Small-subunit ribosomal RNA, 3' major domain from an uncultured bacterium, 474 nucleotides, folded computationally. The full RNA is in RNAcentral, with records from ENA. It matches the Rfam family "Bacterial small subunit ribosomal RNA".

[in-house]
Context: one part of a larger RNA
RNA sequence: UGACGGGGGCCCGCACAAGCGGAGGAACAUGUGGUUUAAUUCGAUGAUACGCGAGGAACCUUACCCGGGCUUAAAUUGCACUGGACAGGCUCAGAGAUGGGCUCUUCUUCGGACCAGUGUGAAGGUGCUGCAUGGUUGUCGUCAGCUCGUGCCGUGAGGUGUCGGCUUAAGUGCCAUAACGAGCGCAACCCUUGCCAUUAGUUACUAACAGGUCAUGCUGAGGACUCUAGUGGGACUGCCAUCGUAAGAUGUGAGGAAGGUGGGGAUGACGUCAAAUCAGCACGGCCCUUACGUCCGGGGCGACACACGUGUUACAAUGGCGGUCACAGAGGGAAGCUACCCUGCGAAGGGAUGCAGAUCUCGAAAAGCCGUCUCAGUUCGGACUGGAGUCUGCAACUCGACUCCACGAAGCUGGAUUCGCUAGUAAUCGCGCAUCAGCCAUGGCGCGGUGAAUACGUUCCCGGGCCUUGUACU
Numbered sequence: 001u002g003a004c005g006g007g008g009g010c011c012c013g014c015a016c017a018a019g020c021g022g023a024g025g026a027a028c029a030u031g032u033g034g035u036u037u038a039a040u041u042c043g044a045u046g047a048u049a050c051g052c053g054a055g056g057a058a059c060c061u062u063a064c065c066c067g068g069g070c071u072u073a074a075a076u077u078g079c080a081c082u083g084g085a086c087a088g089g090c091u092c093a094g095a096g097a098u099g100g101g102c103u104c105u106u107c108u109u110c111g112g113a114c115c116a117g118u119g120u121g122a123a124g125g126u127g128c129u130g131c132a133u134g135g136u137u138g139u140c141g142u143c144a145g146c147u148c149g150u151g152c153c154g155u156g157a158g159g160u161g162u163c164g165g166c167u168u169a170a171g172u173g174c175c176a177u178a179a180c181g182a183g184c185g186c187a188a189c190c191c192u193u194g195c196c197a198u199u200a201g202u203u204a205c206u207a208a209c210a211g212g213u214c215a216u217g218c219u220g221a222g223g224a225c226u227c228u229a230g231u232g233g234g235a236c237u238g239c240c241a242u243c244g245u246a247a248g249a250u251g252u253g254a255g256g257a258a259g260g261u262g263g264g265g266a267u268g269a270c271g272u273c274a275a276a277u278c279a280g281c282a283c284g285g286c287c288c289u290u291a292c293g294u295c296c297g298g299g300g301c302g303a304c305a306c307a308c309g310u311g312u313u314a315c316a317a318u319g320g321c322g323g324u325c326a327c328a329g330a331g332g333g334a335a336g337c338u339a340c341c342c343u344g345c346g347a348a349g350g351g352a353u354g355c356a357g358a359u360c361u362c363g364a365a366a367a368g369c370c371g372u373c374u375c376a377g378u379u380c381g382g383a384c385u386g387g388a389g390u391c392u393g394c395a396a397c398u399c400g401a402c403u404c405c406a407c408g409a410a411g412c413u414g415g416a417u418u419c420g421c422u423a424g425u426a427a428u429c430g431c432g433c434a435u436c437a438g439c440c441a442u443g444g445c446g447c448g449g450u451g452a453a454u455a456c457g458u459u460c461c462c463g464g465g466c467c468u469u470g471u472a473c474u
Base pairs, nucleotide, nucleotide: 002473003471004470005469007468008467009466010465011464012463013462015458016457019421020420021419022418023417026313027312028311029310030309031308032307033306034304035303042053043052064299065298066297067296068295069294070293076122077121078120079119080118081117082116083115084114088103089102090101091100092099093098106113107112124288125287127286128285129284133282134281135277136276137275138273140271145184146183147182148181149180150179151160152159153158164175165174166173190265191264192263193262195233196232197231198230199229200228201227205222206221209220210219211218236259239253240251241250242249243248302440315414319373320372321371322370323369324368331362332361333360336355337354340351341350342349343348380411385406386405387404388403389402390401391400427450428449429448430447431446432445433444
């Protein structure tokens, strides 16, 4: 100087407390450990691994296992030589890769081009090392810190500045001051949302006028409104009162759509954890080279005495079932989304039409309301199983989703313990997208609808910041 203390002081955070809803018990989904296996590919492991890499494992993916093949090789390319074929079509053998047969068989300015084969030089490796690395990422933590120049102090390591008082979300400011300034962070500048004005009106809108329909902005028309998308304004403790030297704080304050950072996002200082990743990619070194490379068929990654994490569905009446009726937002769509009609109980099938879409379409929003059930393992719950089907796809046996009929398990609110959340939040309800032929999505990322309770307070638990003190550690 730091670090540490079951030392002290001050302060903060869903850290506790006050509340609301969960997890831990059940079934299932998914990830992990373990076990098993020919293989169950690999990585991630307190917080900071475990619905994580994976935003799609039937084949492919795929890296693993078994078996069958190839050795300049799957691809790219230099040189030399050889050939006019290779590819395609048909066919035979084969699990396929591949091999055999038949057929069709290039251009040319004659230099060559193109393609194939052979040889040779480069290959290839998801093999090892993240403790050789780049790049990227997590975490402390969006915490308020981390430093520098000159000066001053100290023999020096170092200190000062950065301390003290007040204040702030903030090393944010004000005052004081052997310090005076400055940089990276904070804040602001950026995006979005909330209000107003203005500009512009198509595919959006419809107040006034006119036409028309069973009905509908349907049509003429309009530029008012909504909305769309550009440009501006608006909030600054600016005003008032009180306190204060100031910074600032307080208020049933005023005005205002919004009030003290208005809400949300992006943005992550110096550094810590030899944190993570050589399997995204790149790269040093080491290793393999008729195999640790590569092609193919099949299997596996989906196993199952068990243990854990994360979720979904429930255990019911604030509910189940049947009927009925409104109101969203944000997105997607051409090998696509499909109105409408017919068939089918249904998944869906057959026709048909519009739309590269503010125009057409996915599209039905769901919670709501009415009726019924009357507390029961039930009209709760839906696992598991049997049967019959639909669709995608070469192909659903291992191992897909969905539909219908039947079956109807555990479960009556969950021990110790533990998690999230402070407002349009929690809770609850549905909708969309990416990946994607299909889908094991209950996951992830978004969107809107309904919409709470509580916070006395900082003694305690956890984490953090500043000052100070002790120390046998540095």